RNA sequence: UAACACAUGCAAGUCGAGCGAGAAAGGGCUUCGGCCCGAGUACAGCGGCGAACGGGUGCGUAACACGUGGAUAAUCUACCUCCGGGCUCGGGAUAACCUUCCGAAAGGAGGGCUAAUACCGAAUGAGCUCACGGGGACUGCGGUCUCUGUGGGAAAAGGUGGCCUCUGCUUGCAAGCUAUCACCCGGAGAUGAGUCCGCGGCCCAUCAGCUAGUUGGUGGGGUAAUGGCCUACCAAGGCUAUGAUGGAUAGCUGGUCUGAGAGGAUGAUCAGCCACACUGGGACUGAUACACGCCCCAGACUCCUACGGGAGGCAGCAGUGGGGAAUAUUGCGCAAUGGGCGAAAGCCUGACGCAGCAACUCCGCGUGUGUGAAGAAGGCCUUCGGGUUGUAAAGCUCUGUCAGUUGGGAAGAAAUCACGGGGUAACCCCUCGUGACUGCCGUGACGGUACCCCACAAGAAAGCACCGGCUAACUCCGUGCCAGCAGCCGCGGUAAUACGGAGGGUGCAAGCGUUGUUCGGAAUUACUGGGCGUAAAGAGCAUGUAGGCGGCCUAGUCAGUCUGGUGUGAAAGCCCGGGGCUCAACCCCGGACGCGCAUUGGAUUCUGCUAGGCUUGAGUACUGGAGGGGAAAGCGGAAUUCCUAGUGUAGCGGUGAAAUGCGUAGAUAUUAGGAGGAACACCUGUGGCGAAGGCGGCUUUCUGGACAGAUACUGACGCUGAGAUGCGAAAGCGUGGGGAGCAAACAGGAUUAGAUACCCUGGUAGUCCACGCAGUAAACGAUGGAUACUAGAUGCUACGGGUAACCACCCCUGUAGUGUCGAAGCUAACGCAUUAAGUAUCCCGCCUGGGGAGUACGGCCGCAAGGCUAAAACUCAAAGGAAUUGACGGGGGCCCGCACAAGCGGUGGAGUAUGUGGUUUAAUUCGACGCAACGCGCAGAACCUUACCUGGUCUUGACAUCCUCGAAAUCCUGCAGAAAUGCGGGAGUGCUCGCAAGAGAAUCGAGUGACAGGUGCUGCAUGGCUGUCGUCAGCUCGUGUCGUGAGAUGUUGGGUUAAGUCCCGCAACGAGCGCAACCCUUGUCUUUAGUUGCCAUCAUUAAGUUGGGCACUCUAGAGAGACUGCCGGUGUCAAACCGGAGGAAGGUGGGGACGACGUCAAGUCCUCAUGGCCCUUAUGCCCGGGGCUACACACGUGCUACAAUGGCCGGUACAGAGCGUUGCAAAGCCGCGAGGAGAAGCCAAUCCCAAAAAACCGGUCUCAGUUCGGAUUGGAGUCUGCAACUCGACUCCAUGAAGUUGGAAUCGCUAGUAAUCGGAGAUCAGCACGCUCCGGUGAAUACGUUCCCGGGCCUUGUACACACCGCCCGUCACACCACGGGAGUUGGUUGUACCAGAAGUAGGUGCGCCAACCCGCAAGGGAGGUAGCCGCCCAAGGAGUGGUCGGCGACUGGGGGUGAAGUCGUAACAAGGUAGCCGUAGGGGAACC
Repeated sequence: UAACACAUGCAAGUCGAGCGAGAAAGGGCUUCGGCCCGAGUACAGCGGCGAACGGGUGCGUAACACGUGGAUAAUCUACCUCCGGGCUCGGGAUAACCUUCCGAAAGGAGGGCUAAUACCGAAUGAGCUCACGGGGACUGCGGUCUCUGUGGGAAAAGGUGGCCUCUGCUUGCAAGCUAUCACCCGGAGAUGAGUCCGCGGCCCAUCAGCUAGUUGGUGGGGUAAUGGCCUACCAAGGCUAUGAUGGAUAGCUGGUCUGAGAGGAUGAUCAGCCACACUGGGACUGAUACACGCCCCAGACUCCUACGGGAGGCAGCAGUGGGGAAUAUUGCGCAAUGGGCGAAAGCCUGACGCAGCAACUCCGCGUGUGUGAAGAAGGCCUUCGGGUUGUAAAGCUCUGUCAGUUGGGAAGAAAUCACGGGGUAACCCCUCGUGACUGCCGUGACGGUACCCCACAAGAAAGCACCGGCUAACUCCGUGCCAGCAGCCGCGGUAAUACGGAGGGUGCAAGCGUUGUUCGGAAUUACUGGGCGUAAAGAGCAUGUAGGCGGCCUAGUCAGUCUGGUGUGAAAGCCCGGGGCUCAACCCCGGACGCGCAUUGGAUUCUGCUAGGCUUGAGUACUGGAGGGGAAAGCGGAAUUCCUAGUGUAGCGGUGAAAUGCGUAGAUAUUAGGAGGAACACCUGUGGCGAAGGCGGCUUUCUGGACAGAUACUGACGCUGAGAUGCGAAAGCGUGGGGAGCAAACAGGAUUAGAUACCCUGGUAGUCCACGCAGUAAACGAUGGAUACUAGAUGCUACGGGUAACCACCCCUGUAGUGUCGAAGCUAACGCAUUAAGUAUCCCGCCUGGGGAGUACGGCCGCAAGGCUAAAACUCAAAGGAAUUGACGGGGGCCCGCACAAGCGGUGGAGUAUGUGGUUUAAUUCGACGCAACGCGCAGAACCUUACCUGGUCUUGACAUCCUCGAAAUCCUGCAGAAAUGCGGGAGUGCUCGCAAGAGAAUCGAGUGACAGGUGCUGCAUGGCUGUCGUCAGCUCGUGUCGUGAGAUGUUGGGUUAAGUCCCGCAACGAGCGCAACCCUUGUCUUUAGUUGCCAUCAUUAAGUUGGGCACUCUAGAGAGACUGCCGGUGUCAAACCGGAGGAAGGUGGGGACGACGUCAAGUCCUCAUGGCCCUUAUGCCCGGGGCUACACACGUGCUACAAUGGCCGGUACAGAGCGUUGCAAAGCCGCGAGGAGAAGCCAAUCCCAAAAAACCGGUCUCAGUUCGGAUUGGAGUCUGCAACUCGACUCCAUGAAGUUGGAAUCGCUAGUAAUCGGAGAUCAGCACGCUCCGGUGAAUACGUUCCCGGGCCUUGUACACACCGCCCGUCACACCACGGGAGUUGGUUGUACCAGAAGUAGGUGCGCCAACCCGCAAGGGAGGUAGCCGCCCAAGGAGUGGUCGGCGACUGGGGGUGAAGUCGUAACAAGGUAGCCGUAGGGGAACC
């Protein structure tokens, strides 16, 4: 949880001392007929009392059901107690029993007999009661109580024990007496109950109206009793926003759980009350019932049946099925406590006492104690040293709770009966004593239980959860976004303290975790104790009803308020004190509390109420001025458009640019006239008015409000305001007008990928007027109204005062309004700040995470559009505010850079070289991918390199260390094989020590295992190095200050610079890393030094060749020099800039090295190093060959060109910097040449490479695919190398392709630069168009910063923070989920009007029937009663019509939500590229327009 259904047993009986009747089994005796005991027992019956208690459950009930306090003068109360009075005389039945009969049974019918404490009549009646009178007291004025008179009415029952004084028989018994238990009447008490009332405690207003016995009255009835409780008549009332009625839910309380409390939740056990007893209805009996184990009826269900008919009710205790996540034994006993009956013994008692089951809860105890370091073994970890488990274990020692063994062993028991005493008013009851003639026997379910004792022995006794943070506790392995975890945040994608296992640890402990529920934390519904400018939240605005709140003084009252008394607030529980179980839980005793209610005194500050007064709140009257306040009527001019006419001619118009459109039928333009509608320029102003919406030409009429001033009057008349009512922009709707301009829709033209848009040309509703509706806006100050108080400064508007005066202005000042700034204070901050968002009071409205949704359903309103009110399921772990730092912007400002511009030369087209992609391949090794990969790693792949492929080998290995054994090392050489390798031959011993043996070192070989090895993976585990922003000028810190904080300040500002360079200012003052400088080189000079350098002078030579010299050049050391130092101007007396002088050089002189904090998970594990993982006869190692060189194609970077500023031929000059002994190599010789032979010199300022080339001079070519260009191909060679086939470079001869300056696009460069020319070097056997360096010749241009790109600073916006390559919206498509509508269908519940009407009560009738009483001799009659019948009412049932709540539901697909990678667009966030948003209307795939 199923108030679901129940087999079986038990749960209420008892009394023989009320009554009649009355066995049997069995036993004994017997004359066998029977008798006695059993036994007046059992069973049954009449009668009495009980059965209305006790026990169960929580269906119903929102109610006087419960709680609390009252009322009953409106009542009853069996049994019990007390008091008073009685208990007399009679009568007739009936069950049991016997008998006849019906029925299967359950049961029943007829006849006959009999008793009572059963029933009936009569008597009596102190008192009781009824009717009618009289008196008194009290009163809530209704009445009540009491005294009294007359009349009427109503009682009773006996039983048992004892006794014999009187009477009778007379043994003894009866009448009688007495005792006791019963009985009757009355009074009182106690107890229990009934009824009524005040107050209190649930949800929904998407339930707003309900009610006909309804509300009241009168008469009557009924009840124990009041009452529409019922009935007849009369009246028309009664309830409701302080929530009626309806619906949902629910037993209520003491208490329990939680909480600091206030509260919130709850109503198991225990206790009080209520309700119910299969469902519904009804009565009977009785003191009490409409009755759990009574009756009748109806219904459902179950059972029996002979089918005719019957029986039943565990929500008593056990127990069964079922439901459920889930809850026990068909136990023992009346020994105790309590109850019923009885005089009692006693009987009954599933109440109760016990036991059983379940760690379900609470409490207590144990699973050992001490010692014990070799810190054992094992496990785990490890930096391999050790650490930890861990005194833990073992070992030694001690103790004995508990379990087991032995023996003992309770308390709970005292009564009940009789007698006597005490307490009490008395009884019950309590208590004391005695006694059962004497004696004997006594009463325990639990239970041989608690407890105690003996000996024994550490024995038999520890688990569960957790260890990422919250939150105490960490490592290893496995796994690899898998498996899994998860309370929230979140873990897991190869180093997981988060998964699983292990070791270790932490926390609890006979338990520990999980789940669910409640309170707390949550001030997160805020009474205590919250909010509403921007976070959710002020109604669009006003008027005003109810309500709430309300000025000063006086008096009264005492309702609230305060204070005291009394009663009550059950017990238990909680709290305090004490006591009992060994302790505790638990139990017992006492106390306190119970903040409440009622009642009764008192106080009178405040509030209320009553009465009176006051004027300051409020209002009225008067005077005055201001104003787009409102309504109506009339008038006016400018402009647009249209019409007419004139002038006039080709365009006009429009745009970013155009086109559609208009115009030769005359437009636009211009002139004149006319028509018509709408709106009112300037004035115009954070100026005015209005409650808000809103209001603007002028005049008139009507009309509202505010303000100022000075007096008078009223006398609190006030504030707010749920409902309600009115007003309420634009759009929209209805009817009728009107229509100039503008302009949704619509049409056309553009734009575009598209363009249902932005732009243009047109254009209809509409915009305007009248009347009506609608009732919404970002209706905003996103700020409700009123009142009071709390520094100021400064404008404006209106009116007034002072001063001044001729007025106006100015100045000072008051009130009202409207702005700006600002103090305190407030605020999360932003901000607000006498017009508060400050300090307070009063009243109203509203909020409670985001979405779903201001939606659905329901209701109200509306012609409609729609408005108002207003949810839930589901879903998310956020949504949001303000501010901060960044980043970004098709934001702004300032400033740089070969960034653009101005120039020069290129690339992109051709051929080719080279790199890459792709493709191919056995392999085409790998890496690098925007700038910042792509002539990059590679400063050089034929083998090697080499990492790749194929094939052949090796397995301690090609390499390192250690161990054992052997051999010295080393050199020469043969065979097989492609080589690696394998099998052999020969020569040959050394070094150090040493006692000659030997040992050691190095090397080689064999073997064993530790290990080697890996260009295998991870650059997203790393170090190091590097690229890039960027040589950009930035990046930070300390202290201080400001801010709640993130942070800010400094670093911003004004200047200036190449520069965060410097100066000035400044809540900052300083400092660091960067900048600059210091370093190298180059440019000038001085000095030192002159060899291999140099040569002016002297000599000499072919020649600085030689002598000589060191002046010059040069070399390479040291110095000088440049600092805005000087002058002028500008500038803030600055920094600095501009100009000038001097100077080789001038404002950083040129160049280099040098690269802040950081960014890009940038690059590199294939330089190196390195964690982890992986391979270990292979992913290691060796070797041969191949590949990295492939080739339809695409891209990058170069070279060579396309030619005449050129090509070719000849001649003639001028460098710098390098390199060279495995090398550079001269001269001379050979070859056309590459080159060959050759060899001098040079370890290099000495010799060589080495010729510099462009240039210059002369000649030729003459614009052509050429005397340009050189690719390709053929042939012949050279060199290097073990080897040029795949696959080298070069030379010669021949061949002579494309290409005639290159589309879109794009690159470099600002001066010794670009361009152009050659030289050298690294790598390297050889191979250079690449790279790096060197010099020669040597320009053009820069107005400038609008634009493109990149960057710096300040500022602004932001919905971005993975930071715009961001974020993000909607349709469509798919999947899942919950929901709405829905023809209908089905069920629950309920209203209403009917039909029907069981049982049953009152009532009527009662011709059938009837003993008691009356009349009567009797028959019979009467009174009275009764079966039957009628019958108001009424349950189930039937059928009609409604309400309401669900289930199912084709269909509608209506919207919504969710979902790693779908489609379409780009709406929003930046000026989001058309500013966005709100209301409304129309339109559109969609965002939207």
Predicted 3D model of a 1489-nucleotide RNA (small-subunit ribosomal RNA) from an uncultured prokaryote. The coordinates come from a structure-prediction model, not an experiment, and the mean pLDDT is 82.